[in-house]
């Protein structure tokens, strides 16, 4: 230097053809205990990697850039 992928809650991941972003775990608070873990029940918690187009409407389409993984090339 080319090309490919990948970024969504505190962690692992979903989100159909564009049309109000959810699960599990953990956290916190409550009940159950004589405490604690198991169990029930409730909560917070996201500017969807950063900008900028397109559209009534963008996680989703299109365009730069950014980290980070895969291959390839060039130098040594």
């Nucleotide at each position: 230097u080319g090309g490919g992928g990948u970024g969504u809650a505190g962690u692992u991941c979903a989100a159909u053809u564009g049309g109000u972003a959810g699960a599990a775990c953990g956290u916190c608070c409550g009940g159950u205990u004589c405490u604690g873990a198991u169990c029930c029940g409730g909560a917070a918690a996201g500017u969807u990697g950063u900008g900028g187009g397109u559209u009534c409407g963008a996680u989703u389409c299109c365009u730069a850039c950014c980290a980070c993984c895969c291959c390839a090339g060039c130098c040594a």